Background:
RNAcentral holds the sequence, with entries from ENA. Predicted 3D model of a 362-nucleotide RNA (Bacterial RNase P class A) from Binatia bacterium (SeqCode). Of the family's consensus pairs, 92% are formed in the model. Model confidence (mean pLDDT): 79 of 100.

RNA sequence: CGAGUCGGUCGGGCAGUCGCUCGCAUCCUUGUAGAUGCGGGAGGAAAGUCGGGACGUCACAGGGCAAGGUGGCCGCUAACGGCGGCGCGUCGUGAGGCGCGGAAAGUGCAACAGAAAGCAGACCGCCGGGACCUCGCGUCCCGGUAAGGGUGAAACGGUGAGGUAAGAGCUCACCAGGUCGACCGGUAACGGUUGAUGCUCUGCAAACCCCACCUGAUCGCAAGGCCAAAUAGGGGGGCGGGUGGCCCGCCCAAUGCCCCCGGGUUAGGCCGCUCGAGCCGUCGGGCAACCGGCGGCCCAGAGGAAUGGCUGCCGCAGGCGCAAGCCUGGCACAGAAUCCCGCUUACAGGCCGACUCGGGUC
Numbered sequence: 001c002g003a004g005u006c007g008g009u010c011g012g013g014c015a016g017u018c019g020c021u022c023g024c025a026u027c028c029u030u031g032u033a034g035a036u037g038c039g040g041g042a043g044g045a046a047a048g049u050c051g052g053g054a055c056g057u058c059a060c061a062g063g064g065c066a067a068g069g070u071g072g073c074c075g076c077u078a079a080c081g082g083c084g085g086c087g088c089g090u091c092g093u094g095a096g097g098c099g100c101g102g103a104a105a106g107u108g109c110a111a112c113a114g115a116a117a118g119c120a121g122a123c124c125g126c127c128g129g130g131a132c133c134u135c136g137c138g139u140c141c142c143g144g145u146a147a148g149g150g151u152g153a154a155a156c157g158g159u160g161a162g163g164u165a166a167g168a169g170c171u172c173a174c175c176a177g178g179u180c181g182a183c184c185g186g187u188a189a190c191g192g193u194u195g196a197u198g199c200u201c202u203g204c205a206a207a208c209c210c211c212a213c214c215u216g217a218u219c220g221c222a223a224g225g226c227c228a229a230a231u232a233g234g235g236g237g238g239c240g241g242g243u244g245g246c247c248c249g250c251c252c253a254a255u256g257c258c259c260c261c262g263g264g265u266u267a268g269g270c271c272g273c274u275c276g277a278g279c280c281g282u283c284g285g286g287c288a289a290c291c292g293g294c295g296g297c298c299c300a301g302a303g304g305a306a307u308g309g310c311u312g313c314c315g316c317a318g319g320c321g322c323a324a325g326c327c328u329g330g331c332a333c334a335g336a337a338u339c340c341c342g343c344u345u346a347c348a349g350g351c352c353g354a355c356u357c358g359g360g361u362c
Stems, first nucleotide, its partner, number of pairs: 001358010012314007020041008043333001047344002050342005055220002057217002067215005072086005087100005101210002106208002108204003123149002125145008133136001157175006176200002178197008224271004228266001234261006241255001243253003278297008315331001316329005
């Protein structure tokens, strides 16, 4: 210098002016409202609403079953399907990327092609025996055979030798893998050394299933709590008159007015509501995720829902121009709604760091 890998961070700036919303103070007002001043006012994803938690409501002795979820090991965390470190496999020259329980417990499935697709399998071929004839390495029948051909994503280890009618882990040597065991290293996943055994066993668990662990809710701030008024109805009490119960009554039923109680309704009001697993700095522990100490800070809280409009200068992008400069875009993706931790997705244009490969120069 070129090509790349991984991670972090910013994502228009400044000023003026006119507004909006919230808080505090003062003034005014019975009070709400209002006025003035000061201060706060979108994001790294506020998004998808996917995972986890806080909080709330309901449920709940304990244990088991069912159902759902998670899945290498160890750690971090409030928790997680997240993150960190490590292990193994795989891809890459490499920095690095991607994947992860069990298919040797059982059941099931494997399109098309193919004879056969899972306790393998005789279509062609090879070999043995028999029959027949046109006597050919002919046809037919019976049997053996997985070495060769052919099909397929996949055909039950590979090479060689022995063996045989022909063959075959049938036997042997070497190689590859597995299973069982011993020792060593490691918390563990796992790794290394070694012994026995011809054991050679396909793929799929996002098929059922098995193992281990986790989970109360197919509830979610429109959760949920409190208050107020009116209307209709309910329950209780008081008062009053008439009606019905053949008649009477201090009894019963329905009815009128008043009071009390409890529930529902209302886009009603208040709370929940934003100080929190908080942010910044620094020191310490840890490889790291993360944890702890100290100091400082307060950083939206709306609710038919504020966070905006205009102007100037600068920056950026595009166009024009020799240039000074001019014009256009108003500037990527996108906008809170109980809060937090993650993941995923979208994103113009920058900036920073660590590392790899190739080339050149000293």

It is recorded under the gene name rnpB.